[in-house]
Context: one part of a larger RNA
RNA sequence: CCCUCGUGAAGGAACUUUGCAAUCUAGUCCCGUAACUUCGGAAGAAGGGAUGCCUCUCCAGUCAUGGAGGGGCCGCAGUGAAAGGGGUCAACCGACUGUUUAUCAAAAACACAGCAUUCUGCCAAGCCGCAAGGCCAAGUAUAGGAUGUGACACGUGACCAAUGCCGAAAGAUUAAGGCAAGGGGUUAGCCGCAAGGCGAAGCUCUGAACCUAAGUCCCGGUGAAUGUCGGCCGUAACUAUAACGGUCCUAAGGUAGCGAAAUUCCUUGUCGGGUAAGUUCCGACCUGCACGAAUCGUGUAACGAGUUGACCGCUGUCUCCACGAGGCGCUCA
Numbered sequence: 001c002c003c004u005c006g007u008g009a010a011g012g013a014a015c016u017u018u019g020c021a022a023u024c025u026a027g028u029c030c031c032g033u034a035a036c037u038u039c040g041g042a043a044g045a046a047g048g049g050a051u052g053c054c055u056c057u058c059c060a061g062u063c064a065u066g067g068a069g070g071g072g073c074c075g076c077a078g079u080g081a082a083a084g085g086g087g088u089c090a091a092c093c094g095a096c097u098g099u100u101u102a103u104c105a106a107a108a109a110c111a112c113a114g115c116a117u118u119c120u121g122c123c124a125a126g127c128c129g130c131a132a133g134g135c136c137a138a139g140u141a142u143a144g145g146a147u148g149u150g151a152c153a154c155g156u157g158a159c160c161a162a163u164g165c166c167g168a169a170a171g172a173u174u175a176a177g178g179c180a181a182g183g184g185g186u187u188a189g190c191c192g193c194a195a196g197g198c199g200a201a202g203c204u205c206u207g208a209a210c211c212u213a214a215g216u217c218c219c220g221g222u223g224a225a226u227g228u229c230g231g232c233c234g235u236a237a238c239u240a241u242a243a244c245g246g247u248c249c250u251a252a253g254g255u256a257g258c259g260a261a262a263u264u265c266c267u268u269g270u271c272g273g274g275u276a277a278g279u280u281c282c283g284a285c286c287u288g289c290a291c292g293a294a295u296c297g298u299g300u301a302a303c304g305a306g307u308u309g310a311c312c313g314c315u316g317u318c319u320c321c322a323c324g325a326g327g328c329g330c331u332c333a
Stems, first nucleotide, its partner, number of pairs: 002327007010319002014317001019314001027051005036041001038151001052073009074078001086312007093304002098110002114149007126135003152299004157229003162226002164222004171217003177211002182206005189198003230248005257291001258288001269285005
C1' cells in the first nucleotide's frame, strides 16, 4: 500500500453513469398532520414538545402499580449503553399480497381476482396410454376444458377481400370400392395337304361407361378469430392554412382517446417550468419516420428491495486527504 473499522477543521454531492457507499433518522408518551381518495386510506404524513436522578404532596388502585403537581441536583449529552424509520414533491410501468432465471437478471417479466370468447348433455369435452385403464370427478353447464385480456372507472370504432372457424347442402370436382360392356392369353373342337387360321366353356390378365364419402370449389355467417385500417391535385378578399371540391385505388381507409411517448429517425424538435448554466426531467404543441382501442385505449387511490427527475436534511462520495484501532503481509526468533 491493501482489508475491516473509528474520528475529522472549513465546505456539503463540487464525487460519480447513478448520493454507489457511508452518514442522518430512530424507542415511548403528548400535540399536530396536506393534496388526493375506491372514504378503507394517504398517515408513524409532514412538523413540534417531553424523556435522568433525589425529595415532598395529592389522586386512582384489583396493593402489581399508574397518573398529576411542587422543590432540588448533575452532565456536552437523561430511550446517556444495546436494540432501533431519513423525509418530501412529481413522472413512467405494473392495480394490489404473491411467483421467477438453484449458481451474473426479482423486473415493467409470470401469476392474480375480474372480463370476454369458445368447446362440452355425461360412457362429457379435453388430456395420458398400443390397449386395459386412468385424470377430469365419486364433479354435471352457477360444472369442467381451452384461449385471450388482466383490480377499478370511462370506453372498446371501420373492414368478412385474404387466412381460420361455423353453417348450408343445389351444382362442379373427387379415392378405395361396387357393377361390368369390351379387349388380351390359354385350348376341347372345326377348317386346311401343310404352314397355319378360327375358336365354346373354364381358368387367367386387363378393363370403358355408370354408382359412390368427407374434403375442395361454390354460397352464407363470424373480430374480446389470425389480421388490416390509402394516394394525388386544387380551393377562403395580406400571407398562411384548408371547413370545401375533384380524381385514382380499396374489403375498409385509423373513430374516441393519447401523442418527440419504455413508441419520434430528422432531434439536444419548438415553447414554457425548474438551474447561474439542464442531450435528462415536468407541462404543452402535433410535423404520429413508424400510437390507438381486450397482441386492449385512456385515466386511476393504494401498493413497489421497480425506472426517471427534483428538493430538504445529512454526511470523507468529493475539494484533499489526515490520524487512530485491529488484520493480512513482510522481517526476526
Predicted 3D model of a 333-nucleotide part of an RNA (large-subunit ribosomal RNA, domain IV) from a Verrucomicrobiales bacterium. The prediction has a mean pLDDT of 85. The RNAcentral record of the full RNA draws on ENA.